A computed fold for a 112-nucleotide RNA from Variovorax sp., annotated as Glycine riboswitch aptamer.
Of the family's consensus pairs, 89% are formed in the model.
Its mean pLDDT, the model's own confidence on a scale to 100, is 77.
């Protein structure tokens, strides 16, 4: 002096408060049953659907062999980077929690 990962702090999209059974209580009833409520209950199934933890793909890129014969071009090969594009497997679709990236504070590994 640079600064990796972390860390606090402020910001931060998109998508059904989806359906159906159930299961709990209260009303209801003579007692049930349908029907309604939600303070109890906190399971299963089903279709739409978002991309911005993660993760995976290739467009490309470097590295490298050979090979034309040139300031490049084919081929091949790489536990090398690989995107806010795709994919949707995880995740998610009131709100809260989370969220890639931004700023901001503080301390700082290796290096110089």
């Nucleotide at each position: 002096c640079c600064g990796a990962g972390g860390g606090u702090c402020a910001g931060g999209a998109g998508a059904g408060c989806g359906c159906c059974c159930g299961c709990c209580g209260a009303a209801g009833u003579c007692g049930a049953a349908a029907u309604u409520c939600g303070a109890a209950a906190g399971g299963g199934g089903c279709c739409g659907c978002c991309g911005a933890a993660g993760g995976c793909g290739c467009a490309g890129g470097c590295c490298c062999g050979u090979u034309c014969g040139u300031u490049g071009a084919g081929c091949a090969g790489g536990u090398c980077c690989g995107a806010a594009c795709g994919c949707u497997c995880a995740g998610g679709c009131a709100a809260a929690a989370g969220g890639a990236c931004u700023g901001a504070c503080a301390a700082g590994a290796c290096g110089c």